[in-house]
Predicted 3D model of a 356-nucleotide part of an RNA (large-subunit ribosomal RNA, domain IV) from Nocardioides sp.
Context: one part of a larger RNA
RNA sequence: CUGUGGUUAAGGAACUCGGCAAAAUACCCCCGUAACUUCGGGAGAAGGGGGGCCGACGCGUGAAGGGACUUGCUCCCCGAGCACCGGUUGGCCGCAGAGACCAGGCCCAAGCGACUGUUUACUAAAAACAUAGGUCCAUGCGAAGUCGCAAGACGAUGUAUAUGGACUGACGCCUGCCCGGUGCUGGAACGUUAAGGGGACGGGUUAGCGACUUCGGUCGCGAAGCUCAGAACUUAAGCGCCAGUAAACGGCGGUGGUAACUAUAACCAUCCUAAGGUAGCGAAAUUCCUUGUCGGGUAAGUUCCGACCUGCACGAAUGGCGUAACGACUUGGGCGCUGUCUCAACCACAGACUCG
Numbered sequence: 001c002u003g004u005g006g007u008u009a010a011g012g013a014a015c016u017c018g019g020c021a022a023a024a025u026a027c028c029c030c031c032g033u034a035a036c037u038u039c040g041g042g043a044g045a046a047g048g049g050g051g052g053c054c055g056a057c058g059c060g061u062g063a064a065g066g067g068a069c070u071u072g073c074u075c076c077c078c079g080a081g082c083a084c085c086g087g088u089u090g091g092c093c094g095c096a097g098a099g100a101c102c103a104g105g106c107c108c109a110a111g112c113g114a115c116u117g118u119u120u121a122c123u124a125a126a127a128a129c130a131u132a133g134g135u136c137c138a139u140g141c142g143a144a145g146u147c148g149c150a151a152g153a154c155g156a157u158g159u160a161u162a163u164g165g166a167c168u169g170a171c172g173c174c175u176g177c178c179c180g181g182u183g184c185u186g187g188a189a190c191g192u193u194a195a196g197g198g199g200a201c202g203g204g205u206u207a208g209c210g211a212c213u214u215c216g217g218u219c220g221c222g223a224a225g226c227u228c229a230g231a232a233c234u235u236a237a238g239c240g241c242c243a244g245u246a247a248a249c250g251g252c253g254g255u256g257g258u259a260a261c262u263a264u265a266a267c268c269a270u271c272c273u274a275a276g277g278u279a280g281c282g283a284a285a286u287u288c289c290u291u292g293u294c295g296g297g298u299a300a301g302u303u304c305c306g307a308c309c310u311g312c313a314c315g316a317a318u319g320g321c322g323u324a325a326c327g328a329c330u331u332g333g334g335c336g337c338u339g340u341c342u343c344a345a346c347c348a349c350a351g352a353c354u355c356g
Stems, first nucleotide, its partner, number of pairs: 001351008010342002014340001019337001027051005036041001038170001052092006060082002065077004069072001093097001105335007112327002117129002133168007145154003171322004176252003181249002183245005190240003196234002202228004208221005253271005280314001281311001292308005
């Protein structure tokens, strides 16, 4: 000097990002116990008191012994011992009586998640996942869905109170407006639309025919066959089109003016939109400006709590707002307690180091 353990005057969180770590609390009995609440809880709430040993008394059982007679598994008296139990009372000792070990710290307020549970084996245990509950969609059974090329299997030896998928996430009060876009569902008149069918018309080839000829050929027409290209017409889903649907994906405005102080604007005008954000909440796990402003708490508070609303950029199952209980969650405050600190000291053990 390091590590582990122990003690410490006075103070008691002044330490620190933060009471991290440590200290403290701790068992049994009795008393007592608030807000709130889903009436179950909260609760071991909180907060108090007692606890050892030796006697005495009281209570229970009642051996042995004695007595009585009606001789019985009888009755009565005395009462050892025992067990504890709880009580009353007197005393004894120590600093200390749950004497060691073992063995809850508590309270107030807020956020998030209802809860028990699950998770990153080896840096994250959480507000993440799950959950019961809610809603929507699909599926009538050889079900939908999943695996497989198939056979087949699971679903299920189930049958819509079932099974699969998606979202939300106990409970309470609720869940507004928009179907223009995208998606999905339904419709099938019309338009568009493939291969296929169809084959009009046209082209190539040439047996032959005609004309011309320098007799070598040249030009024109051209059947059948073969062949190239191919119009009208016919023809499905889809798309266009018409509807529905938001607990489907999603979206939910701007400008100008106006009241007899000022300010503000219930009101009016206008532009745009599919419709212009309702209830509730709001500087919030969301607020940039921002340490917003006011109030509370402190001597002093960028955090915290309560309000305000100017919501940069909350908002209703991508759920909104509350909520008892719960949480090795997060935030702020208080009591107790302490070497966390003022400010360090000493002790024990194990090392480093030095000497032998």